[in-house]
């Protein structure tokens, strides 16, 4: 580099909740923890009852 390849093997992410830090907030990060996920991995596009500021009432 090419071909074949699942009767397998080895991995990946991490909801709720808890702790710590940052932030006015939405939230983010780290650790613990697993409800789940073959996408909840990658690319692209779209959407939002989130927060702040401003405006209006």
């Nucleotide at each position: 580099u090419c071909c074949a390849g699942a009767c397998a093997a080895g991995g990946g992410c991490a909801a709720a909740c808890c702790u710590g830090c940052u932030g006015a907030a939405a939230a983010g990060c780290a650790g613990g923890g697993a409800c789940g996920c073959a996408a909840a991995g990658c690319c692209a596009a779209g959407g939002g009852u989130c927060u702040a500021c401003a405006a209006c009432a």

The prediction has a mean pLDDT of 80. c-di-GMP-I riboswitch aptamer from Thermincola sp., 57 nucleotides, folded computationally. Rfam family: c-di-GMP-I riboswitch aptamer. Its family is annotated with cyclic-di-GMP binding in the Gene Ontology.